[in-house]
C1' cells in the first nucleotide's frame, strides 16, 4: 500500500499478501570461472593415521659410519643415531558452547592492596666447596604395564659456606604526597637472602644471580548497561559488620576463633524457566525489533564430578592423583583409554565435505645457527550453499513455409521464430608458449672488528648457486567449427500473463478471499503468454509493512477498555518572589569508543564480488573549565492555591429514642341472606357451622396517600408520616487569621442496593419453593386461588450489580439563550413584588470546536496540563490450576491447549412486524345467484397398462397448449419395411433409364417381373438410379445456456434521470409537508429547479344532433296492384347504412375553502363533473412459463433417439380434486295459440318453396359471391288449458331396441332421432366463488375449429334486482417506528 466483515457505507479491528535475509533443507533443473562458505541436531560413541617438540654451543653413555694412535686389546677425534638426566617450550596455536543471569560481558574508572619467564634500557656480581643420582653394568619378580636389589657415574641437576648498595624485614631521621587504613624519596642502624657454565686461541658471544624502570600479559575491586516470570514476596546462620589471627601476588568471611544483631527486598530480594557475552549481522525513514554461524575481543568447557602437583603462568584439550559411567586388553592377579585438533566412522538428523598435498610463503616453539617440529596456516578436493562475472551466438531473412493451437471458416497466432544467407569466435575442447607469489640461505669476495699475523671468528656490503605444495596454474599466441551449454515458476482478484480440450462438488486447487454440482481464464493436459534465469519454485525462521504493545507514535460514553465508592501511605507533579549552590541541563576542550565491519576516496585483480591504503563515523562513558534561563537543593518574603475565624440561611444527610392517622388482615359481637371471589372466559377457593356486605369493639406487624416537583441531600449505595436528643457536610456574606501548608494516589484501610448465610426475635401484608385450578400439541410458564422461606428487628457476615452520565479526580481557559433550587447586592416602591445583578447547585437547546457516526458541547465527549485505573480479534472463559479471602454460597487474581475469518459500532436503502397512523380495492360489511352434496360432461392427481406420448403444480397449472385424437393429426406402444435415407442439397466416379401403367406376393408400406428415354453433328447436357465424399434428420437433453412472446405483481400510481445543495460515505433532498384527486392529479409551501417513463388526453366502439349518401335500405306524401306482403311506378322527409362534423371545458351560478387547486348544490342539456365499454400495462419482481409454434450455443445419436406402414393407445378404472352442464320443481312441467332481436355466416358453400318420414333425416333443386337470397322457426314473455306437492305430467342417468348422419372405416371410440327403460337427486358439512348498473341474475341466437364431433371458448342482443359504512379478513399505495433480517419471516 493491497485483499477480506456488508445488499452498500463510513469506522474499530484481526487474519493474509506484495520487499528484504538466511551457516539452510526439498522439488524440478543444471555449461564456465572467481571469491567466500559448509553438524544449526546426539558437549552422542569413536577403529585408523596425524595435530608438540626441540637443543650434542649444559651433561655422561650405548651403537654405527669415517679417521688418526696402537701390534692388540684399546684409546682420540669427527660424524649420525639412540634413550636417558638437564633447560625451554607442553598455560601459545587449534576446538566447542555444556555450564553460567554472574563483575561471565560491553564500557567508563580505581588497586596508596598486587604478579610477570621470555624482551628492551641501564645498575652491580658470577668467590670458593660438597654429596648424590638416572641412564649404563650385575642380579630378581612379572601376562602385560612395570617394579624391586646391589654397583659405578656427568652436568647450566641438587646442597651448605663467604660476599651482597641497591632486596626482605625490625628500629629511625628529613623531605613530599595523598582517597592519610598510608605512600613516594633520600639517609642512619641491625638482621636475612646470590650465581653456571656452553662456545671461541682470542675479540667477543650466548647463558647466570642480585635489584631498578620499560614494554606487553595478567590479578583484584567499583560506576553504569543489557533476557522473561509477582499464579516466586519475602530471603539470609558466615549470613552482616567488628577485633585478633591463617592463608594469597594481592584486598577481602576466602578461611578459623570470640563479640555485636545486622544484611537484602515492590527501584522486584529470593525462587523458577531460558541463555556463553561483545565488535558485529539482518531489517526498518527513523527509534527500534530480530539475532551472535564465519572473522575479531572476552569468558567458560576439554569423557562425568572432585583435587591438588609443577611452574613466570595451569588447578593444565593431546599432564598427575581419587572416585563414578562406558570401551578395550588380560594368564583373572591386574592394567589401558578419552577426536567440542585435521582427516575419517557409526548414530541421530530435513542437513553439512578429503582418511588429500606441502612447510614454498605467514606465523609459532625449540636451537647460536644450519635446521627439526607445526592438521596453526598456505593450498588442492566435494557441494549451484551464498555473492560476483560470463555464456548457450550475431546480423539479414515473407511464400509469413510445414507443423502446432484457436476459429464466426474468412482467418488468426505461434512468428524474423525456423529453413535459407553472410559474419563472429568469449566459455569448452586441442596444440604451443608461459608468469608474480622468494624474502631467506648461500660456495665464493670487499671493506671492519679481533690477533703479533693469516685463516677462522664476529659486523656491513656484493654474491656463483640454491629454496614453489599450488602449477605447467594465472595468462598470451594458434586451430577447426554455430558447432558441446536452458532451465523453473505463474497466468480469478490481490498480481504482469487466456484460450481450447477432458472432468462435472468427482478428481483435485488452495497465501487470503476462495474455485469444482456439463460452456472452469481458479482442478488436469495442451497452445499462447508473463516473470525470473545456471537457476526457478516451496517450506522453516526472522525484520518490515504492524502506529497491530503507539517514546518517536494509539486508545477507553456507545467498537476491546474508568476501578462501585471514600479515606490516604509510598511514589508522580506542583502559585508570586529574593539571594545562593551548580545535581540535571547548555557550551568549549581533552582522554577513550581495539581491529575488521558500514559510509566516502583512491588504487590492485580484463570487470565485479573480493582485497589493500587514507579518511569519516563509533550517536557511548569519563575528566577539565565556562553559565546559570529553566527544573532542582537551600535561603528571604508575598496572598491569588488551601485552610481556620465570625455571622446567616436551605436540605428525605447519618444515628439513636419516642410518636400519629389512613389502609389490609385476623379475632369479639350485632345486623342480614345466599352466594362470594376471580377471569379473555372458567375452575380451584370461601360459604348455610352463615361467607361476601355492612356496624361497633379490639389484636398485631408493615409502610408513610395527598404535599411531590428533569424539587433537595449525600463520596458512592441510598435517604420521603411527626417530634426530640446527638452529630456529618456543603452554600453565601465579611475580608479578621497562617503562609504553599496543595492536587493525584499503586500497597493498604473504610462504606458499600438485592439477594444469601449464622444467632435470637417478630411475622399484618406481599412472597420464591412448593400445591392445586386454567391455559396448550405439551406448559415444570405467562392468568387464577393457596402458599413457606424471606421481606421487618438486634448483632454478626458476604462484598457483587446495567454499582450506569455505560462519561476517574484536580486545575485554567474557551461565543450564547431559556428553566428551576440556595444565599447575597442594586434600583423603582409605603410595602408585597417586579426588573437588573454576584456566587454555588441542578435541567433543557444551542455557536465554534471535537467525533466513525449517534451525539457531547462553560455540568465537554472542546482547548491544554497533573496524577491514578484499564485495552490490544471472536470463542474456549471471567473457565481450569495455584495463591489468598469467606461458615458457606462463592468473591479477588486469572491463563493454555483447540478452533474461527471474522466478532464488532454508527449510520443508510430496502424488505418484514400477531408496531401505530392515513388512504384505496367487490377487501369486508349489505344483497343475488353459485360451488362443496346428486346424475352426466371435461380435465388433473393416483392406480393401471405393451402404450396409456408431452408440457402446466398456490393465487398466476388443473373446459390450460387442444378454436375440435375414429385412420391422419401423433410426439406413445406392438409388429413389418428402408440407410445419402420421406424432403433439402454441394462435388466427384459409374450406369441409362425414370415416371406412370399391368402382374405377382403382402396387411400396408414396399419389393420382383414386364413395358420404357429427350436435346445435341460431336463434346456434352438435363433426369433419374448406384457408390463415395461433405453432410441430412431428430417432438432427444438442458427455459438453470438464450432470442422472441406471455402470464403475474398491476391499469397498481408508481419509477427514475440532470445540474444544484447537504452527507467522509452509503446516501439524502427533488418524490417529503398542508389540502385535493381515480392518479407522483391539480394547488400552495419548501434547497431545489427542471426533465423522462408511467397517469391522463390523442385512437376505437357506444349515447345526441347536422351535413352528405341513397341501393339491395325506407315508405310521410302522390299513382298502381294484392286476401296479404314497399310488390310495383315514384321519392330520399323519417328509420337505417356510410362518411365528414358539432357536441362536455368545472364552461356558466351559488356556497365551502387559503382569494387556490378542488369538493358540493344548481341552471342549461341527449349526456356532467375520467358520460358507458375497448384497446393502451412505467422501473422491475418471481433463474415464473414456453428448446413439444418459431428462432438458436452447448451436449447426444446416425442400418437410429431418423424414416415409411398396418394395427393399438392418447378414450384404461378401486378411488382424490378442480371447471363445467342439467337437475331437485308450481315465479313452476307439458299442450294449443301468438309477439318482438342484435350480431355474425354462406360458391368444395348457405340452401327455400314443394314431396316423403312421427323424428333425426332423405328427395328435390328456385335463389344467392349476398343491407337484394339462404342459414332463420328467436327464446323467456303474452293467451288460454292442463297438472296440484307427488320422486310426481318434477329429473333426466343408465339401459335395450330401432333409425339417421358424415367418413375408405363409427368394434375399441362420433352426433342425432323413434320407442322403451326411468338412477340419483326434495336447494346440499366443514368450507368457498362471482358480481355495484343495463351490471349480476335469467333468455334464447351466431361465429370460429371442423369431412364428423361442443354441455368448452370467441362474440350477439331479449327481459332485468340491493351498499349502513371501513372495526375486523385479503391484497395494495404513502409517511413512520422497531429489527441481531438482506436468497430479505
Nucleotide at each position: 500500500g493491497a485483499g477480506u466483515u456488508u445488499g452498500a457505507u463510513c469506522c474499530u479491528g484481526g487474519c493474509u499478501c506484495a520487499g528484504g535475509a538466511c551457516g539452510a533443507a526439498c522439488g524440478c533443473u543444471g555449461g564456465c570461472g572467481g571469491c567466500g562458505u559448509g553438524c544449526c541436531u546426539a558437549a552422542c560413541a569413536c577403529a585408523u593415521g596425524u595435530a608438540a617438540g626441540u637443543c650434542g654451543a649444559a651433561c655422561g653413555g650405548g651403537a654405527c659410519u669415517g679417521g688418526g694412535g696402537g701390534c692388540a686389546a684399546c684409546u682420540c677425534c669427527a660424524g649420525u643415531u639412540c634413550a636417558g638426566u638437564g633447560g625451554c617450550a607442553g598455560a601459545c596455536g587449534g576446538g566447542u558452547g555444556c555450564g553460567u543471569a554472574a563483575c561471565a560481558c560491553g564500557u567508563g574508572a580505581g588497586c596508596a592492596a598486587c604478579u610477570u619467564g621470555u624482551c628492551c634500557g641501564a645498575c652491580g656480581g658470577c668467590g670458593g666447596g660438597g654429596g648424590a643420582u638416572a641412564g649404563c653394568c650385575g642380579g630378581c619378580c612379572c601376562a602385560a604395564c612395570g617394579g624391586c636389589c646391589g654397583g659405578g657415574u656427568a652436568a647450566u641437576a641438587c646442597c651448605g659456606c663467604g660476599u651482597a648498595c641497591g632486596c626482605u624485614c625490625g628500629u629511625u631521621u628529613g623531605g613530599g604526597g595523598a582517597c592519610a587504613u598510608c605512600c613516594c624519596c633520600a639517609g642512619a642502624u641491625g638482621a636475612g637472602g646470590a650465581a653456571a657454565g656452553c662456545c671461541g686461541u682470542a675479540a667477543g658471544g650466548c647463558a647466570c644471580c642480585g635489584a631498578c624502570g620499560g614494554a606487553g600479559a595478567g590479578g583484584c575491586u567499583c560506576g553504569c548497561g543489557g533476557c522473561c516470570u509477582a499464579u516466586c514476596a519475602g530471603c539470609u546462620a558466615g549470613u552482616u559488620g567488628g577485633c585478633g589471627g591463617g592463608g594469597u601476588a594481592a584486598u577481602g568471611g576466602c578461611c578459623c576463633a570470640c563479640c555485636a544483631a545486622g544484611g537484602c527486598g515492590a527501584c522486584g530480594a529470593c525462587g523458577g524457566g531460558u541463555a556463553g557475552c561483545u565488535g558485529g549481522u539482518c531489517u526498518g525513514a527513523g527509534a527500534g525489533g530480530a539475532u551472535g554461524g564465519c572473522c575479531a575481543g572476552c569468558c567458560a568447557c576439554a569423557u562425568u564430578g572432585g583435587g591438588a602437583c609443577u611452574g613466570a603462568g595451569a588447578c593444565a584439550c593431546g599432564g598427575c592423583c581419587c572416585a563414578g559411567a562406558c570401551u578395550c586388553c588380560u594368564a583373572c592377579g591386574g592394567g589401558a583409554g578419552g577426536c567440542a585438533g585435521c582427516a575419517g566412522u557409526g548414530g541421530g538428523g530435513a542437513a553439512u565435505u578429503u582418511u588429500g598435498c606441502g612447510c614454498a610463503a605467514u606465523g609459532g616453539g625449540c636451537g647460536a645457527a644450519a635446521g627439526c617440529c607445526u592438521g596453526a596456516c598456505g593450498c588442492a578436493g566435494c557441494a549451484a550453499c551464498g555473492c560476483c562475472g560470463c555464456g548457450u551466438g550475431g546480423a539479414g531473412g515473407a511464400u509469413g513455409a510445414a507443423g502446432g493451437u484457436c476459429u464466426u471458416u474468412g482467418g488468426a497466432u505461434u512468428g524474423u521464430a525456423a529453413a535459407c544467407u553472410c559474419c563472429u569466435g568469449u566459455c569448452a575442447g586441442c596444440a604451443g608458449g608461459g608468469a608474480a607469489a622468494a624474502a631467506g640461505c648461500g660456495a665464493a669476495u670487499g671493506g671492519g672488528c679481533c690477533u703479533a699475523a693469516u685463516a677462522u671468528g664476529c659486523c656491513c656490503g656484493u654474491g656463483a648457486g640454491u629454496u614453489g605444495a599450488u602449477u605447467g596454474u594465472a595468462c598470451c599466441u594458434g586451430c577447426a567449427g554455430a558447432g558441446g551449454a536452458a532451465g523453473c515458476c505463474c497466468c480469478g482478484g490481490c498480481u504482469a500473463a487466456c484460450u481450447c480440450u477432458g472432468u462435472g462438488c468427482c478428481a483435485g486447487c488452495a497465501g487470503c478471499c476462495g474455485c469444482g454440482g456439463u460452456a472452469a481464464u481458479a482442478c488436469a493436459g495442451a497452445g499462447g503468454g508473463g516473470g525470473c534465469a545456471a537457476g526457478c519454485g516451496u517450506u522453516a525462521u526472522u525484520c518490515g509493512g504492524a502506529a497491530u504493545u503507539a517514546u518517536u507514535g494509539g486508545g477507553c460514553g456507545u467498537a476491546a477498555a474508568g476501578g462501585g465508592c471514600g479515606c490516604g501511605u509510598a511514589g508522580g507533579c506542583g502559585g508570586c518572589u529574593u539571594g545562593g549552590c551548580a545535581a540535571g541541563u547548555g557550551g568549549a576542550a581533552g582522554g577513550u569508543g581495539a581491529a575488521a565491519u558500514c559510509c566516502c576516496u583512491c588504487g590492485g585483480c580484463u570487470u565485479a564480488a573480493c582485497c589493500g591504503a587514507g579518511g569519516a563515523a563509533c550517536u557511548g562513558c569519563c575528566c577539565u573549565c565556562c553559565a546559570a534561563a529553566c527544573u532542582g537543593c537551600u535561603u528571604u518574603g508575598c496572598u491569588u492555591g488551601a485552610g481556620g475565624c465570625c455571622g446567616g440561611g436551605a436540605g428525605a444527610g447519618g444515628u439513636g429514642a419516642g410518636u400519629g392517622g389512613a389502609a389490609u388482615u385476623c379475632c369479639c359481637a350485632g345486623u342480614g341472606u345466599a352466594g362470594c371471589g376471580g377471569u379473555g372466559a372458567a375452575a380451584u377457593g370461601c360459604g348455610u357451622a352463615g361467607a361476601u356486605a355492612u356496624u361497633g369493639g379490639g389484636a398485631g406487624g408493615a409502610a408513610c396517600a395527598c404535599c411531590a416537583g428533569u424539587g433537595g441531600c449525600g463520596a458512592a449505595g441510598g435517604c420521603g408520616g411527626c417530634u426530640c436528643a446527638c452529630u456529618g457536610g456543603a452554600c453565601c456574606g465579611g475580608u479578621u487569621c497562617u503562609g504553599a501548608c496543595g492536587c493525584u494516589g499503586a500497597u493498604g484501610c473504610g462504606c458499600g442496593a438485592a439477594a444469601g448465610c449464622g444467632u435470637g426475635g417478630g411475622g399484618a401484608g406481599c412472597a420464591a419453593a412448593c400445591g392445586g385450578g386454567a391455559u396448550u400439541a405439551g406448559a415444570u410458564a405467562c392468568c387464577c386461588c393457596g402458599g413457606u422461606a424471606g421481606u421487618c428487628c438486634a448483632c454478626g457476615c458476604c462484598g457483587u450489580a446495567a454499582a450506569c452520565g455505560a462519561u476517574g479526580a484536580g486545575u485554567g481557559c474557551u461565543u450564547g439563550g431559556u428553566g428551576u433550587g440556595g444565599c447575597g447586592g442594586g434600583u423603582a416602591u409605603c410595602g408585597a413584588u417586579c426588573c437588573c445583578u454576584g456566587c454555588c447547585g441542578u435541567g433543557c437547546c444551542g455557536a465554534a470546536g471535537c467525533u466513525a457516526a449517534c451525539g457531547c458541547a462553560u455540568u465537554a465527549a472542546g482547548c491544554a496540563u497533573u496524577c491514578c485505573g484499564c485495552c490490544u480479534g471472536g470463542g474456549g472463559a471471567g473457565u481450569a490450576c495455584g495463591g489468598u479471602c469467606g461458615c458457606a454460597a462463592g468473591g479477588c487474581u486469572g491463563a493454555a491447549a483447540c478452533u474461527c475469518a471474522a466478532a464488532g459500532g454508527a449510520a443508510u436503502u430496502g424488505a418484514c412486524g400477531g408496531g401505530g397512523g392515513c388512504c384505496c380495492g367487490c377487501a369486508c360489511a349489505a344483497g343475488c345467484g353459485g360451488u362443496g352434496g346428486a346424475g352426466c360432461a371435461u380435465g388433473u392427481g393416483g392406480u393401471u397398462c405393451a402404450a396409456u406420448u408431452c408440457g402446466a403444480c398456490g393465487c398466476a397449472a388443473c373446459g390450460c397448449g387442444a378454436a375440435g385424437a375414429a385412420c391422419c393429426u401423433u410426439a406413445c406402444c406392438c409388429a413389418g419395411g428402408c440407410u445419402u435415407g420421406a424432403a433439402c442439397a454441394g462435388c466427384g466416379a459409374g450406369u441409362g433409364a425414370c415416371c406412370a401403367c399391368u402382374c405377382a406376393c403382402g396387411a400396408a408400406a414396399g419389393u420382383g417381373a414386364g413395358c420404357u428415354u429427350c436435346c445435341g453433328c460431336a463434346a456434352g447436357g438435363a433426369c433419374a438410379c448406384u457408390c463415395g465424399u461433405a453432410g441430412a434428420g431428430g417432438u432427444g437433453c438442458u427455459g438453470c445456456a438464450u432470442g422472441g412472446c406471455u402470464g403475474u405483481c398491476g391499469u397498481c400510481a408508481g419509477c427514475u434521470c440532470g445540474u444544484g445543495u447537504c452527507g467522509u460515505g452509503a446516501g439524502a433532498u427533488g418524490u417529503u409537508g398542508g389540502g385535493u384527486u381515480a392518479a407522483g392529479u391539480c394547488c400552495c409551501g419548501c434547497a431545489a429547479c427542471g426533465a423522462g417513463c408511467g397517469c391522463a388526453a390523442c385512437c376505437c366502439u357506444u349515447g345526441u344532433c347536422u351535413g352528405c349518401u341513397g341501393u339491395u335500405g325506407c315508405c310521410a306524401u302522390c299513382a298502381c296492384g294484392u286476401u296479404a306482403u314497399g310488390g310495383u311506378g315514384g321519392g330520399c322527409a323519417c328509420u337505417c347504412u356510410g362518411c365528414a362534423g358539432a357536441g362536455a371545458c368545472u364552461g356558466c351560478c351559488g356556497g365551502u375553502g387559503a382569494u387556490a387547486a378542488a369538493c358540493c348544490g344548481g341552471a342549461g342539456g341527449a349526456a356532467g363533473g375520467u358520460g358507458g365499454g375497448g384497446a393502451u400495462g412505467a422501473c422491475g419482481u418471481c433463474a415464473a412459463g414456453u428448446c413439444g409454434g418459431c428462432a438458436u450455443g452447448g451436449c447426444c445419436u446416425u442400418u437410429a433417439u431418423g424414416u415409411c406402414u398396418g394395427g393399438g393407445g392418447c378414450u384404461a378404472c378401486a378411488c382424490a380434486c378442480g371447471u363445467g352442464c342439467u337437475a331437485c320443481a308450481a315465479u313452476g312441467g307439458c299442450c294449443g295459440a301468438u309477439a318482438c332481436a342484435a350480431a355474425c355466416c354462406g360458391u368444395c358453400g348457405c340452401g327455400a318453396g314443394c314431396c316423403c318420414g312421427c323424428a333425426a333425416g332423405g328427395g328435390g333443386g328456385a335463389g344467392c359471391u349476398a343491407a337484394u337470397c339462404g342459414g332463420a322457426g328467436a327464446a323467456a314473455g303474452u293467451c288460454g288449458g292442463u297438472c296440484u306437492c307427488a320422486g310426481u305430467u318434477c329429473g333426466g342417468a343408465u339401459u335395450g331396441u330401432c333409425g339417421g348422419c358424415u367418413g375408405c372405416a363409427a368394434c375399441u371410440c362420433g352426433c342425432c332421432g323413434g320407442c322403451a327403460u326411468g338412477a340419483a337427486g326434495u336447494u346440499g358439512g366443514a368450507a368457498u366463488c362471482g358480481c355495484u348498473a343495463g351490471u349480476a341474475a335469467u333468455c334464447g341466437c351466431g361465429g370460429a375449429u371442423c369431412a364428423g364431433c361442443a354441455c368448452g371458448c370467441c362474440g350477439c342482443g331479449g327481459u332485468g334486482a340491493u351498499a349502513c359504512g371501513u372495526u375486523c379478513c385479503c391484497g395494495g399505495g404513502c409517511a413512520u417506528u422497531g429489527c441481531a433480517c438482506a436468497c430479505a419471516c